Context: one part of a larger RNA
RNA sequence: GCCUACGAGUUGCUCUUUACUAGCAAGAUUAAUUCCUUUAGGGAAGAAGUCGUAGCGAAAGCGAGUCUGAAUAGGGCGUCAAGUUAGUAGAGGCAGACGCGAAACCUUGUGAUCUACCCAUGAUCAGGUUGAAGCUUCGUUAACCCGAAGUGGAGGACCGAACCAGUUGACGUUGAAAAGUCUUUGGAUGAAUUGUGGGUAGGGGUGAAAGGCUAAUCAAACUAGGAGAUAGCUCGUACUCCCCGAAAUGCUUUUAGGAGCAGCCUUCGGUAAUAGUGUUAUAGAGGUAGAGCUACGGAUUGGGUAAGGGGGCUUCACCGCCUACCGAACUCUGACAAACUCCGAAUACUAUAACAUGUUUCCGAGGAGUGAGGGCAUGGGUGCUAAGGUCCUUGUCCGAGAGGGAAACAACCCAGACCAUCAGUUAAGGUCCCUAAAUUUAAUCUAAGUUGAGCUAACGCGGUUCAAUUGCAUUGACAGCUAGGAUGUUGGCUUGGAAGCAGCCAUUCAUUUAAAGAGUGCGUAACAGCUCACUAGUCGAGCGAUUGUGCAUGGAUAAUGAACGGGCAUAAGAUUAAUACCGAAACUAUGGAUUGCAGUUUACUGCAGUGGUAGGGGAGCAUUCUAAUAUCAGCGAAGGUGUACCGUAAGGUAUGCUGGAGAGGUUAGAAAAGAAAAUGUAGGC
Numbered sequence: 001g002c003c004u005a006c007g008a009g010u011u012g013c014u015c016u017u018u019a020c021u022a023g024c025a026a027g028a029u030u031a032a033u034u035c036c037u038u039u040a041g042g043g044a045a046g047a048a049g050u051c052g053u054a055g056c057g058a059a060a061g062c063g064a065g066u067c068u069g070a071a072u073a074g075g076g077c078g079u080c081a082a083g084u085u086a087g088u089a090g091a092g093g094c095a096g097a098c099g100c101g102a103a104a105c106c107u108u109g110u111g112a113u114c115u116a117c118c119c120a121u122g123a124u125c126a127g128g129u130u131g132a133a134g135c136u137u138c139g140u141u142a143a144c145c146c147g148a149a150g151u152g153g154a155g156g157a158c159c160g161a162a163c164c165a166g167u168u169g170a171c172g173u174u175g176a177a178a179a180g181u182c183u184u185u186g187g188a189u190g191a192a193u194u195g196u197g198g199g200u201a202g203g204g205g206u207g208a209a210a211g212g213c214u215a216a217u218c219a220a221a222c223u224a225g226g227a228g229a230u231a232g233c234u235c236g237u238a239c240u241c242c243c244c245g246a247a248a249u250g251c252u253u254u255u256a257g258g259a260g261c262a263g264c265c266u267u268c269g270g271u272a273a274u275a276g277u278g279u280u281a282u283a284g285a286g287g288u289a290g291a292g293c294u295a296c297g298g299a300u301u302g303g304g305u306a307a308g309g310g311g312g313c314u315u316c317a318c319c320g321c322c323u324a325c326c327g328a329a330c331u332c333u334g335a336c337a338a339a340c341u342c343c344g345a346a347u348a349c350u351a352u353a354a355c356a357u358g359u360u361u362c363c364g365a366g367g368a369g370u371g372a373g374g375g376c377a378u379g380g381g382u383g384c385u386a387a388g389g390u391c392c393u394u395g396u397c398c399g400a401g402a403g404g405g406a407a408a409c410a411a412c413c414c415a416g417a418c419c420a421u422c423a424g425u426u427a428a429g430g431u432c433c434c435u436a437a438a439u440u441u442a443a444u445c446u447a448a449g450u451u452g453a454g455c456u457a458a459c460g461c462g463g464u465u466c467a468a469u470u471g472c473a474u475u476g477a478c479a480g481c482u483a484g485g486a487u488g489u490u491g492g493c494u495u496g497g498a499a500g501c502a503g504c505c506a507u508u509c510a511u512u513u514a515a516a517g518a519g520u521g522c523g524u525a526a527c528a529g530c531u532c533a534c535u536a537g538u539c540g541a542g543c544g545a546u547u548g549u550g551c552a553u554g555g556a557u558a559a560u561g562a563a564c565g566g567g568c569a570u571a572a573g574a575u576u577a578a579u580a581c582c583g584a585a586a587c588u589a590u591g592g593a594u595u596g597c598a599g600u601u602u603a604c605u606g607c608a609g610u611g612g613u614a615g616g617g618g619a620g621c622a623u624u625c626u627a628a629u630a631u632c633a634g635c636g637a638a639g640g641u642g643u644a645c646c647g648u649a650a651g652g653u654a655u656g657c658u659g660g661a662g663a664g665g666u667u668a669g670a671a672a673a674g675a676a677a678a679u680g681u682a683g684g685c
Stems, first nucleotide, its partner, number of pairs: 001685006011095003015092010027051003033045004055062002065077004098236002101233001105226003109222002116200009125190001127159003130155001134151006163187003169182003202218001204214003239620006249262005263370002265367006275360001276357009290343001291341002298336001302332003308326002310323004373398005379392004403414003418592004423588003429582003432567003438579001440578006451569002459554002463551002466548007480538005486511003491505003517532001521530002593610008621674001623671007631663002639658008
């Protein structure tokens, strides 16, 4: 992992509540117990008790009223009447209460054969090295001291086996091993190691202290019990079909992933009108969008005018003068606002009327679920006018929605799937091939593979299209080519130099000319040289400038290789117009099923429906057993394994083979009543 079996809303309650069914009914009903009996959900007795028939008040009490109160007021609670006893079903309560699941807590015991420490008694430590004290002899001393040689054999001394430990690396990691092997390493006469026997026990022990160890278990051992502890948490919760169908919001919460009430769903019952909803019209309240501000208060651009102030001058002081300073108020001009408004919509909201629809509204009762929402679009707050961000508003979809399109793609576009069909028409979107349908028609543009279903700017650009304005031109334009481009003069100043061309100055003059700047750029140390402006000739028809526009172009940078889906395409790209066609579970056609309502009439017709999670409601299938009844079976039951048929489904029927003894139909009843999931339990493979 698979197969088989087992595996989760149950049971009790003379507790509550609602619905339905039955009995009796202003009443209903017995409990314990006893008796009878045909012994079985039997019959009878039994009124104790319970509920109801009257309430109000704390109570005395009064009573269709009563309480409060001074009240004959007002107000509160009542009064108009249906209950009750059983059964069945839904839900609640108390119980383990749908099942499995803690970590823990408490109580009684068992453990120191592992390990920690302690006690008693034993055992063990190859070999080698070093050479303390003391002692002896000699030297030395007045005597000691001291020195030398020897002897001696100390040490938590040294090296290193056994032994103890476990430093490094490798291996091992479903191991040879639930801690090892090899290598290397530390201690190895000591606070050493070790045998045997004994002691300390769970909030306790022991600990050269690591929260270590206390039998592969330790921040409180193990065993049994309280015990089915508790779990607002996780997981799981088993057959079918039909009808309806949510929520992720508000308030409160030691509350935020849980609850209570309300909202939204469902089932049943009730009420019926000015119900609800929509459209149109009319009448309203409002201060948003917008707009405006010499309409307030605030903020604000530039100008005019200007009170006042600063600074300077003058003066003993006053007065006065100046100012490229600041500047209230007024005025012209421009312009801002969620917490400004002289103004002011559209929507939305309220009311009335008409029309449309027709219970969708509302009320009561039973049952819920939801109370993590999310995307997109609108109006906003917050943030960076960031976020697949966050918080509101209005709508929509996903959630709980399949189908077609967008290559793929919960929420984007189209469109809401009862079933069947080898029928048709369309939507979005498409029509060269992959791939259903146009290599369709007409006209332009693009040359960048731009583009062909994600996205880009400022700025740049003699790419090209179209349009507008304007200038020059056969008295010859524009471009090219040929020639000239001079003189005073090297203008003056500056400077080492400055000659058109480092820089400064300016009456940048004048002359000769067809024309030629006191010079447009290159160049030189300075000159020189080249060139331009300007002019003539040649040539012979268009040439420039500005603005706008379409499509291109540069700008263009991200992490695996990759943003037409691919092939590919110069259209199969872009813009515009047109006609065909394809294209969905949409719509239509034909047949069928089913729900609700209505009508006829008892099985038909018409209309409207039949996506669906949580959830509510309805109808069934299957399993085991019980009762009644009718049956089958050695001429072959159940079970197994095939085949065929029937039913919308759960399922059912017939039959072949196998099998070898029980099994079903119908009507009722009762449940240990349906498995794919729970890291489910057991067994097998």
Background
This is a predicted structure of a 685-nucleotide part of an RNA (large-subunit ribosomal RNA, domain II) from a Bacteroidia bacterium. The prediction has a mean pLDDT of 84. It was read from a public genome assembly. Taxonomically the source falls in Bacteroidia (Bacteria, Pseudomonadati, Bacteroidota).